[in-house]
Context: one part of a larger RNA
RNA sequence: GCCAGCGAGUUACUCGUAUGUUGCAAGGUUAAGAGGUUCAGCCUCGUAGCCGUAGCGAAAGCGAGUCUUAAUAGGGCGACUUAGUAACAUGCGGUAGACGCGAAACCGGGUGAUCUAUCCAUGGCCAGGUUGAAAGGGCGGUAAAACGUCUCGGAGGACCGAACCUGUUCAGGUUGAAAACUGAUUGGAUGAGCUGUGGAUAGGGGUGAAAGGCCAAUCAAACCCGGCGAUAUCUCGUACUCCCCGAAAUGUAUUUAGGUACAGCCUUGCAUGAACAGAACCGGAGGUAGAGCACUGGAAGAGCUAGGGCUGCAAAAACAGUACCGAACUCUACUAAACUCCGAAUGCCGGUUUCUCGCUGUGCAGGAGUGAGACUGCGAGGGAUAAGCUCCGUGGUCAAAAGGGGAACAACCCAGACCAUCAGUUAAGGCCCCCAAAUGCGGAUUAAGUGGCAAAGGAGGUGGGAUCGCCCAGACAACUGGGAGGUUGGCUUAGAAGCAGCCAUCCUUUAAAGAGUGCGUAACAGCUCACCAGUCAAGUAAUCCUGCGCCGAAAAUUCCCGGGACUAAACCGCUGCCGAAACUGUGGAUCGUCACCCGUAGGGGUGGCGAUGGUAGGGGAGCAUUCCAUGCCCUGUGAAGGUGUUCCGCGAGGAAUGCUGGAGGAAAUGGAAGUGAGUAUGCUGGC
Numbered sequence: 001g002c003c004a005g006c007g008a009g010u011u012a013c014u015c016g017u018a019u020g021u022u023g024c025a026a027g028g029u030u031a032a033g034a035g036g037u038u039c040a041g042c043c044u045c046g047u048a049g050c051c052g053u054a055g056c057g058a059a060a061g062c063g064a065g066u067c068u069u070a071a072u073a074g075g076g077c078g079a080c081u082u083a084g085u086a087a088c089a090u091g092c093g094g095u096a097g098a099c100g101c102g103a104a105a106c107c108g109g110g111u112g113a114u115c116u117a118u119c120c121a122u123g124g125c126c127a128g129g130u131u132g133a134a135a136g137g138g139c140g141g142u143a144a145a146a147c148g149u150c151u152c153g154g155a156g157g158a159c160c161g162a163a164c165c166u167g168u169u170c171a172g173g174u175u176g177a178a179a180a181c182u183g184a185u186u187g188g189a190u191g192a193g194c195u196g197u198g199g200a201u202a203g204g205g206g207u208g209a210a211a212g213g214c215c216a217a218u219c220a221a222a223c224c225c226g227g228c229g230a231u232a233u234c235u236c237g238u239a240c241u242c243c244c245c246g247a248a249a250u251g252u253a254u255u256u257a258g259g260u261a262c263a264g265c266c267u268u269g270c271a272u273g274a275a276c277a278g279a280a281c282c283g284g285a286g287g288u289a290g291a292g293c294a295c296u297g298g299a300a301g302a303g304c305u306a307g308g309g310c311u312g313c314a315a316a317a318a319c320a321g322u323a324c325c326g327a328a329c330u331c332u333a334c335u336a337a338a339c340u341c342c343g344a345a346u347g348c349c350g351g352u353u354u355c356u357c358g359c360u361g362u363g364c365a366g367g368a369g370u371g372a373g374a375c376u377g378c379g380a381g382g383g384a385u386a387a388g389c390u391c392c393g394u395g396g397u398c399a400a401a402a403g404g405g406g407a408a409c410a411a412c413c414c415a416g417a418c419c420a421u422c423a424g425u426u427a428a429g430g431c432c433c434c435c436a437a438a439u440g441c442g443g444a445u446u447a448a449g450u451g452g453c454a455a456a457g458g459a460g461g462u463g464g465g466a467u468c469g470c471c472c473a474g475a476c477a478a479c480u481g482g483g484a485g486g487u488u489g490g491c492u493u494a495g496a497a498g499c500a501g502c503c504a505u506c507c508u509u510u511a512a513a514g515a516g517u518g519c520g521u522a523a524c525a526g527c528u529c530a531c532c533a534g535u536c537a538a539g540u541a542a543u544c545c546u547g548c549g550c551c552g553a554a555a556a557u558u559c560c561c562g563g564g565a566c567u568a569a570a571c572c573g574c575u576g577c578c579g580a581a582a583c584u585g586u587g588g589a590u591c592g593u594c595a596c597c598c599g600u601a602g603g604g605g606u607g608g609c610g611a612u613g614g615u616a617g618g619g620g621a622g623c624a625u626u627c628c629a630u631g632c633c634c635u636g637u638g639a640a641g642g643u644g645u646u647c648c649g650c651g652a653g654g655a656a657u658g659c660u661g662g663a664g665g666a667a668a669u670g671g672a673a674g675u676g677a678g679u680a681u682g683c684u685g686g687c
Base pairs, nucleotide, nucleotide: 001687002686003685004684005683006682011096012095013094015093016092017091018090019089020088021087022086023085024084027051028050029049033045034044035043036042037041055062056061065077066076067075068074099237100236102234106227107226108225109224110223111222117201118200119199120198121197122196123195124194125193126191128160129159130158131156136151137150138149139148140147164188165187169184170183171182172181203219205215206214207213240622241621242620243619244618245617250263251262252261253260254259264370265369266367267366268365269364270363271362272361275360277356278355279354280352281351282350283349284348290342291340292339296336297335298334300332301331302330303329307325308324309322310321311320312319373398374397375396376395377394378393379392381390382389403414404413405412418588419587420586421585423584424583425582429578430577431576432564433563434562438575440574441573442572443571445570451566457551458550461548462547463546464545465544466543467542469540470539478535479534480533481532482531484508485507486506489503490502491501514529518527519526589612590611591610592609593608594607595606596605597604598603623676625673626672627671628670629669630668633665634664641660642659643658644657645656646655647654648653
């Protein structure tokens, strides 16, 4: 892991409450116990007690009233408005382990020092090699010592290194050969050494050269049993079917934040009976969007100006000047969530009862669940006008919603699936192939694979529109020629001659020619332009609006059309078609409602209309299992069980029958439950 079996809302209570059924009813009911009996039963007694029929007060007490009070005032609770009670069943609550399994722990009494820590008693063990302390002796030395040297000697938590003890480093091993090992390598190895045997210390206790180490593979408090089914606001699991309705992820509070209480939202019953919602119309409150600057603030420039600074004079004051700063005031142009002289659209509240809908609303009572929400459109805050971010408001969807589209894709678009159907029409989105449907029609659109990501900004890309110039008396472009004189204008300057700079910018000759557009020179010169003529021959210059394109455009595998591919199969329009569980047709099921019919009641039938997605959850109706009662029946001419087949039921399931099996078993109506398994890292067994 698979299979089989087992495995979780139970039981108790003179408990509470609600609903249903039954009995009796202003009453209802017995308990213990007793008697009888056809004896786990039933019948008859038993009225003690309990609930109800009256309340109020702390109470005495009074009583349809009573309490408070001085009160007859006022006020509180009552009456006026009468249904209860007993049993059974069911929902929920309470007390109990209280749906099941699960702690880490706490406490009590015991068992452990055959592992290990330390200690005590008594034994044992340490190959071999090295070093060579003190003391002693000889000699030297000294006044004597000290001291030196040689010899002898054999000390040491001395040295090297086996046994023994240990466990340094590396590698292997890591479902191991092994719940701590193996190989190589290392440390100690006469000592605070190692070790045998016997003994001592025990759980908030021991022991510890101290690591919270060790105390039997267990240690920040051992193990065993008990208290014990500790407690678990936590996790997991919680078993048959069909039908109706159907949430929440919010508010307030919380030693509260993943819990709970009350409210909100769901469901069931009873009551009420349109009281609800939407539209229209009418009447209201308001200070948002916008706008504005009249207030409060912010804030740019100018004017005017109180005051101040600076300079001069003065040195006491005064006065004058100022290209400095500058309140207030005036003008121009702005600005605000916590500004408003103003001010919508929506929304909200009320009314009319006119229209739509017949979905609803409200009260009381029983039962809940929810109180982690998510994305998306719009309006704000936080953040960086970041986030698949966060926090509110207001819609939608998902949650709890399947189907079609979006390549794929809870939350986007379309659309809400009762069942069947090889019928039809559409939505979003599509119609060349993958792939259902036009290789449809029109186009003065695009050339970028734009389409099939992106900005500021840039550009004789190209289509459309508009305005305003020049032009056959010849425009625009190109080419040829001219482009002059006063004059090198004046100033400045070393120089300044059109062309460093400043000022002025005239006159003349002309077809035309600036006191000069750019390059250039030290300055001149030189080239060129404006301007004019000729050649040529029909358009040309500028600006604005607009459609579609271009650049801007760098990221790590081809990869920003779903693909193939497409110049339309792109784009702008038009028509048709395809396209879903939407809508329609046909048949069927269940529920609700209306009408009619039947029935003593509960209820049943026919027809019309409507409804039937669904998690948590509420409600309803059923199936099956085991046992019991009643009473009949089946069964060796073959029960239950097993395994096939056929049929019936929406389904849980049921019936018939073949084979197997070999002795019990129903149906019907009631009753009672150890009553339904796939999941609990469930338990036991098998494989």